[in-house]
Context: one part of a larger RNA
RNA sequence: CUGGGCGUAAAGGGUGCGUAGGUGGCCCGAUCAGUCAGAUGUGAAAGCCCCGGGCUUAACCUGGGAACUGCAUUUGAUACUGUCGAGCUAGAGUAUGGUAGAGGGAAGUGGAAUUCCGGGUGUAGCGGUGAAAUGCGUAGAUAUCCGGAGGAACACCAGUGGCGAAGGCGACUUCCUGGACCAAUACUGACACUGAGGCACGAAAGCGUGGGUAGCAAACAGGAUUAGAUACCCUGGUAGUCCACGCUGUAGACGAUGUCAACUAGCCGUUGGGAACAUCUAGUUCUUAGUGGCGCAGCUAACGCGCUAAGUUGACCGCCUGGGGAGUACGGCCGCAAGGUUAAAACUC
Numbered sequence: 001c002u003g004g005g006c007g008u009a010a011a012g013g014g015u016g017c018g019u020a021g022g023u024g025g026c027c028c029g030a031u032c033a034g035u036c037a038g039a040u041g042u043g044a045a046a047g048c049c050c051c052g053g054g055c056u057u058a059a060c061c062u063g064g065g066a067a068c069u070g071c072a073u074u075u076g077a078u079a080c081u082g083u084c085g086a087g088c089u090a091g092a093g094u095a096u097g098g099u100a101g102a103g104g105g106a107a108g109u110g111g112a113a114u115u116c117c118g119g120g121u122g123u124a125g126c127g128g129u130g131a132a133a134u135g136c137g138u139a140g141a142u143a144u145c146c147g148g149a150g151g152a153a154c155a156c157c158a159g160u161g162g163c164g165a166a167g168g169c170g171a172c173u174u175c176c177u178g179g180a181c182c183a184a185u186a187c188u189g190a191c192a193c194u195g196a197g198g199c200a201c202g203a204a205a206g207c208g209u210g211g212g213u214a215g216c217a218a219a220c221a222g223g224a225u226u227a228g229a230u231a232c233c234c235u236g237g238u239a240g241u242c243c244a245c246g247c248u249g250u251a252g253a254c255g256a257u258g259u260c261a262a263c264u265a266g267c268c269g270u271u272g273g274g275a276a277c278a279u280c281u282a283g284u285u286c287u288u289a290g291u292g293g294c295g296c297a298g299c300u301a302a303c304g305c306g307c308u309a310a311g312u313u314g315a316c317c318g319c320c321u322g323g324g325g326a327g328u329a330c331g332g333c334c335g336c337a338a339g340g341u342u343a344a345a346a347c348u349c
Base pairs, nucleotide, nucleotide: 004320005319006318007303008302012317014201015200016199017198021194022193023192025088026087028085029084030083031082033081034080035077036076037075038074039073040072041071042070049065050064051063052062053061054060091191092188093187094186095185096183097182098181099180103177104176105175106174107173108172109171110154115149116148117147118146119145120144121143125136126135162169163168206247207246208245209244210243211242215241216240220236221235222234223233258316259315260314261313262312263311266294267293268292269291270290271289272288273287274286275285276284277283298305299304322349323348324347331342332341333340334339
């Protein structure tokens, strides 16, 4: 480079926005750049190929032809692509009216529970385990009642329910704010899709500065277990978990399935919206956007997927190419560090 692939065998970037680039709806006209056809010139000879000839044959030599798939000029063709111009509304978007929602940010508020503190009652145990012990308790614990403090998380509702691009989001109220869906019209008129670089977001852990600390709990200490026990179990317990600001930029960041569009049997459930009908409460049917379960065709190595495709196609991006060495070394870039990212080779099977 060509080819084949990427749910589970190697392989979809963690997610979005978007630059260059690639690709791009219907119709009319122009142009003729791409494209196609003809002609002319050129495309050295030799070689290759075809038909002949000469050495006894062959190799070899030699005549003719073809070919030289190309380039330039010129004359035409105009379907498709491009370019220019005019238009359209089926893609995309805007306006109007509604709807649902743990979507995001900020402030405030609430109740249950744990712990601690004060007080009352009360007395010898409590706690913990497989069994124990460490531990707590006559300086009055555990239990129970009242009051107070403080931090963190929000039972039931709760649902293969909802929302969000992903990470993720769950008490209540208010304020600010993003997106989606539905219905019917009006408007713009291809404004679109994808997206190398780039930019932004990105669980947990971790880092910096300052605060906070109820519970839990790496490290650590002690008690057990055991041959040992740097563990599993128990009693404690510091970072951390929480908040503000800044960094880190990784995960089994998973649907292990990139985004967008079109097409291709059905059946059952569920969430949001709309319509029609009705024994206008509980219902039936249709439709639309999600979200689940089966399943035809088809696909698949099988498992399975199956209008939410892994089916049939198109556009664009990312990625793979035997195992180990290795997601490592070196170098670059980023980071306070931890480290991240890009990413080999020798050697070996």